[in-house]
Molecule: RNase P RNA; transfer RNA
Organism: Candidatus Saccharimonadota bacterium
RNA sequence: GUAGUUCAUUAGAUGAUCGCCAGACAUUUUUGAUGUUUGGAGGAAAGUCCGGGCAGUGUAGGGCAAUAACAGUCGCUAACGGCGACCGGAGGCAACUCUAGGGAAAGUGCCACAGAAACAAAACUACCCUUUAUAGGGAAAAGGUGAAAUGAGUGGGGUAAGAGCCCACAGCAUAUCACGGUGACGUGGUAUGACGGUAAACCCUGUUAACUGCAAGGAGAUCUGUAUAAGGGCGGCCCGUCCGCAGGUCGAUAUCCGCUUGACCUUAUAGGCAACUACUAGGCUAGAUAGAUGAUCAUCCACGACAGAACCCGGCUUAUAGAUGAACUGCCAAA
RNA sequence: GGUCUGGUGGCCGAGCGGUUAGGCAGGGGUCUGCAAAACCCCGUACAGCGGUUCAACUCCGCUCCAGACCUCCA
Numbered sequence: 001g002u003a004g005u006u007c008a009u010u011a012g013a014u015g016a017u018c019g020c021c022a023g024a025c026a027u028u029u030u031u032g033a034u035g036u037u038u039g040g041a042g043g044a045a046a047g048u049c050c051g052g053g054c055a056g057u058g059u060a061g062g063g064c065a066a067u068a069a070c071a072g073u074c075g076c077u078a079a080c081g082g083c084g085a086c087c088g089g090a091g092g093c094a095a096c097u098c099u100a101g102g103g104a105a106a107g108u109g110c111c112a113c114a115g116a117a118a119c120a121a122a123a124c125u126a127c128c129c130u131u132u133a134u135a136g137g138g139a140a141a142a143g144g145u146g147a148a149a150u151g152a153g154u155g156g157g158g159u160a161a162g163a164g165c166c167c168a169c170a171g172c173a174u175a176u177c178a179c180g181g182u183g184a185c186g187u188g189g190u191a192u193g194a195c196g197g198u199a200a201a202c203c204c205u206g207u208u209a210a211c212u213g214c215a216a217g218g219a220g221a222u223c224u225g226u227a228u229a230a231g232g233g234c235g236g237c238c239c240g241u242c243c244g245c246a247g248g249u250c251g252a253u254a255u256c257c258g259c260u261u262g263a264c265c266u267u268a269u270a271g272g273c274a275a276c277u278a279c280u281a282g283g284c285u286a287g288a289u290a291g292a293u294g295a296u297c298a299u300c301c302a303c304g305a306c307a308g309a310a311c312c313c314g315g316c317u318u319a320u321a322g323a324u325g326a327a328c329u330g331c332c333a334a335a
Numbered sequence: 336g337g338u339c340u341g342g343u344g345g346c347c348g349a350g351c352g353g354u355u356a357g358g359c360a361g362g363g364g365u366c367u368g369c370a371a372a373a374c375c376c377c378g379u380a381c382a383g384c385g386g387u388u389c390a391a392c393u394c395c396g397c398u399c400c401a402g403a404c405c406u407c408c409a
Base pairs, nucleotide, nucleotide: 001331002330003329004328005327006326007325008324009323010322012300013299014298015297016296017295018294020040021039022038023037024036025035026034027033028032042306046317047316049315050314051313052312053311054213055212056211057210062238063237064236067209068208069207070206071205072086073085074084075083076082087101088099089098090097091096102204103203107202108201109198110197111196124143125142127138128137129136130135153169154168155167156166157165172193173192174191175190176189177188178187179186180185217257218256219255220250221249222248223247224246225245226244231243232242233241264283265282266281269278270277271276301304336405337404338403339402340401341400342399345359346358347357353389361377362376363375364374365373382398383397384396385395386394
């Protein structure tokens, strides 16, 4: 210089004017109004795909069943189907990337068409022997069909022709021993063996999950009916256990709480390869309920993508213009 | 805001691992003097993208679109 790999940051800026939502303060005399001042969307606020907090089912959610999800090992975490590191496998010259990765030697199912035959065993062509051409026997190496053909390759021996039938080397599976590792597993040795694929088919093994979601739920008055052993709460069953229950009217174009100080944010130090954890100092950063966060003008530049909170957090997934930074790898050139 | 269901020609609608049925509508033909009816024939259909599998409308994941239900009872 060029081609790449991984990670991180940013998400137009400044000023003026007019508006909207919330808080505080002041004035007015008041469920309000006016003024001043402070604050006011995101990395995904999205999809709602997982996990939790919180709330209700009286407490606790006790047991069983069913159903669902997940699946290498060791860690992290409030928890997870998430994340980190590692192991095995696949790709790349490399940096690095991808991986729903338990069990098919428990059982059942399925494997269309083609093909002789689709896991039960058999033999279409070709091969060898006998025979007369037919026919009988041998063998399972070769051909053909198919996604897949009994499933151990190469070379040699062997035979009528052949075959792990036998031998050498290499590979695979299971069992076992030694060494290394917390472990998955790796390296080396010994013995035995040779019946395919599919579990994102049923299933088996192990682990986890009680159900419902803020439109959850909490905060009144009054009248009527019914009942003390019946009814209701409890949405598969049992146990256990609690409470009176049901209906009408008022109140509202829906009040207040839940509602934002939280597994929070920034920063320093320490531990750890990392995810992350401990602790120091500082900070308060939307809270609407027909739903605020906008519009116009001016200047500048790289001319601005995807997109708008609705109880709150941790992840995943998907959408996304342009710009910037860091680390690493290959190739070429020069020193 | 939350919880679910579905998507197959122009329309309705079956299928659920092995060439996507059937009906209506449309087009062409036969029949008829002309039509109708009847009969025969015809067509770029599985919402999109990826994965599992020899093979996917079907199984799994993501995305898009459409529809349904739930509103404190103080």